Description:
RNAcentral holds the full RNA, with entries from ENA. This is a predicted structure of a 245-nucleotide part of an RNA (large-subunit ribosomal RNA, domain VI) from a Minisyncoccota bacterium. Lineage of the source: Bacteria > Bacillati > Minisyncoccota. Its Rfam family is "Bacterial large subunit ribosomal RNA".
[in-house]
Context: one part of a larger RNA
RNA sequence: CGUCGAGUCUUGAGGAGAGUUGCCCUUUGUACGAGAGGAUCAGGGUGAACUAACCUCUGGUGUAUCAGUUGUCGCGCCCGCGGCACCGCUGAGUAGCUAAGUUAGGAAGGGAUAAAAGCUGAAAGCAUCUAAGCUUGAAGCCCACUCCAAGAUUAGGACUCUUACCCAGGUUAAAGACUAUGACCUUGAUAGGAUGCAGGUGUAAGCUCCGUGAGGAGUUGAGCCGAGCAUUACUAAUUGGGUAU
Numbered sequence: 001c002g003u004c005g006a007g008u009c010u011u012g013a014g015g016a017g018a019g020u021u022g023c024c025c026u027u028u029g030u031a032c033g034a035g036a037g038g039a040u041c042a043g044g045g046u047g048a049a050c051u052a053a054c055c056u057c058u059g060g061u062g063u064a065u066c067a068g069u070u071g072u073c074g075c076g077c078c079c080g081c082g083g084c085a086c087c088g089c090u091g092a093g094u095a096g097c098u099a100a101g102u103u104a105g106g107a108a109g110g111g112a113u114a115a116a117a118g119c120u121g122a123a124a125g126c127a128u129c130u131a132a133g134c135u136u137g138a139a140g141c142c143c144a145c146u147c148c149a150a151g152a153u154u155a156g157g158a159c160u161c162u163u164a165c166c167c168a169g170g171u172u173a174a175a176g177a178c179u180a181u182g183a184c185c186u187u188g189a190u191a192g193g194a195u196g197c198a199g200g201u202g203u204a205a206g207c208u209c210c211g212u213g214a215g216g217a218g219u220u221g222a223g224c225c226g227a228g229c230a231u232u233a234c235u236a237a238u239u240g241g242g243u244a245u
Stems, first nucleotide, its partner, number of pairs: 001151001005161006014148004020048007032037001050105005058099004065092005070085006109143003116136004165242004169185005190236003193232005199225003206219005
């Protein structure tokens, strides 16, 4: 830009993906075989590798969430804190992201066939799967499974609306380089804050008591806490523009 209004939901021409396989058990120590050995068909189970999604579990990370601790500097000193030293080091760790973790998949089925196996059957009184005709037959082909898909210019279909709808701006996140997409904009829970909870760390400071002291005990599962889940308008989402059949 087209599809000649807008929005929502779709059909599927066409395209892409997937397609693997071992072992064990039953049938059965059966058929077969002198024995040794040892099945087909059919049914069931469990794996490997691969692929996808997810974070309940097991873990990893988690650059400042908690605690401990070394050196040094600072807050006048003590106490208590803060800065720097690879995040100073060490022990843990929420959300998110993750695999080594969890879950799922390959299937089943249909159609036409290949090699092959056949039926009927002449040319050629016989024979012959083939010449006419017909039946089977593969992990392969076409469907079927998953995804994309009307620029499929043959531009499809259905429904709703007529001030609907769209855009800018703002608060933003399961989205994200930007853009786009999604949520929300006071008729409001969109983000922050606050409150509560979950979860993490592991018993704060101050005070009291015990000990000459290093230290210990009580108050106390305390104090502190980034992303999680709710509640709550306290803060910020002011407002403006365009428009066709």